[in-house]
């Protein structure tokens, strides 16, 4: 150095959480590396740190490493930048509102700005009057079995007769009462209708008209000045997520290097 048989050992690891601490189910990350039961208000164990049973690989590129490069990811801080989300109304911030100026813009202004003097409208009221609605007169039609008129056939009374008497029914006219009509016309009632007359009152605010004087006025914009109220926007503080610089820390795999047994036999 070669056979064979066997034994340490291995058959995934790692973050973060939890745990006194060490694994494990479960979540993440790597990656392909056995089975069967336990097991997150947990199962297992005690620094030798998953328990139980079963299987395979087994001295090597396969195991083992205070070793060396490379590193997927994770976690924690710091600067940066984004986003969400909660506080602050005076944060001399910005936007809003409100009032004031008249600087500038625009608007009306010798076909007269404003302003004063007087009259009136608009405002309240009081009569009247017109309208409008409703109502009644008015015309026309129907309209009384007796208790409307008239005129009474027939029938009925009186009468010697002539002729008379009440007097249904029918025809006419009408009274209530129904119906319909049209505006002319006349009453009546009534009403936020209108200013149409004639009055009274009002006097801030608008509009008009005669006069006198004769050039500003308005405040719609912009701007100054005060104020006031809101968290819309920036801010500013706090907190949660992303991304990114840098530092730290754990760290799979992969490469390099090293390291490591029994027996037997040749």
């Nucleotide at each position: 150095c070669c056979g064979c048989a066997c034994u340490a050992a291995c058959c995934g690891g790692g973050g973060a959480g939890u745990u006194a601490g060490c694994g494990g189910u479960g979540c993440c990350c790597u990656g392909u590396a056995c089975c069967u039961g336990c097991a997150a208000c947990c199962c297992g164990c005690u620094u030798u740190a998953g328990c139980a049973g079963g299987g395979g690989u087994g001295a090597a590129u396969u195991c083992c490493g205070u070793u060396u490069a490379u590193g997927c990811g994770g976690u924690u801080a710091u600067g940066c930048g984004g986003u969400g989300u909660g506080c602050a109304g005076u944060c001399c911030g910005g936007g809003u509102u409100a009032u004031a100026u008249a600087a500038g813009u625009g608007g009306c202004g010798a076909u007269g700005a404003g302003a004063g003097a007087c009259c009136g409208g608009u405002c309240c009221u009081g009569c009247g009057c017109a309208a409008c609605g409703c109502c009644g007169a008015g015309c026309c039609g129907u309209g009384a079995a007796c208790c409307a008129u008239g005129u009474c056939a027939g029938g009925c009374g009186g009468g010697g007769a002539a002729c008379c008497g009440a007097g249904c029914a029918g025809c006419a006219u009408u009274a209530a009462g129904c119906g319909g009509u049209u505006u002319g016309u006349c009453g009546g009632c009534g009403u936020g209708u209108g200013c149409c007359g004639c009055g009274g009152g009002u006097g801030u605010g608008c509009c008009g008209a005669u006069u006198u004087c004769g050039a500003g006025u308005u405040a719609a914009c912009u701007g100054u000045a005060u104020a006031a109220a809101u968290u819309c926007c920036g801010u500013g503080c706090a907190u949660a997520u992303c991304g990114u610089u840098u530092a730290a820390u754990c760290a799979a795999g992969u490469a390099a290097c090293g390291g490591u047994g029994u027996g037997c036999g040749g």
Model confidence (mean pLDDT): 75 of 100. The RNA shown here (Bacterial large signal recognition particle RNA) has 266 nucleotides and comes from a Clostridiales bacterium. The model forms 92% of the base pairs in the Rfam consensus. A source record names the gene ffs. It matches the Rfam family "Bacterial large signal recognition particle RNA". Rfam classes the family as a non-coding RNA gene. RNAcentral holds the sequence, with entries from ENA.